A computed fold for a 76-nucleotide RNA from an archaeon, annotated as transfer RNA. It matches the Rfam family "tRNA". By type it is a transfer RNA. Rfam links the family to the GO term triplet codon-amino acid adaptor activity. The RNAcentral record of the sequence draws on ENA. Its mean pLDDT, the model's own confidence on a scale to 100, is 82.

RNA sequence: AGCGAGGUGGAGCAGUCUGGUUAGCUCGCAAGGCCCAUAACCUUGAGGUCGCAUGGUUCAAAUCCUGCCCUCGCUA
Numbered sequence: 001a002g003c004g005a006g007g008u009g010g011a012g013c014a015g016u017c018u019g020g021u022u023a024g025c026u027c028g029c030a031a032g033g034c035c036c037a038u039a040a041c042c043u044u045g046a047g048g049u050c051g052c053a054u055g056g057u058u059c060a061a062a063u064c065c066u067g068c069c070c071u072c073g074c075u076a
Stems, first nucleotide, its partner, number of pairs: 001075007010027004020059001029045005051068003055065002
């Protein structure tokens, strides 16, 4: 330099294909319940504006298009 994959709460992922209800799941965290107590189990809650753009399209963008940044892989 070229090609491909990815970036979504603290961690790991889905959702993108086919734009549209309040962005969900597991773990973790906090509170409560249960228990002699802890773990497990049950209930509830906090935590995100989806890598960046006062870029574009659209009535409407995490989702489509464009540019840029970062990570991983392959090739040279």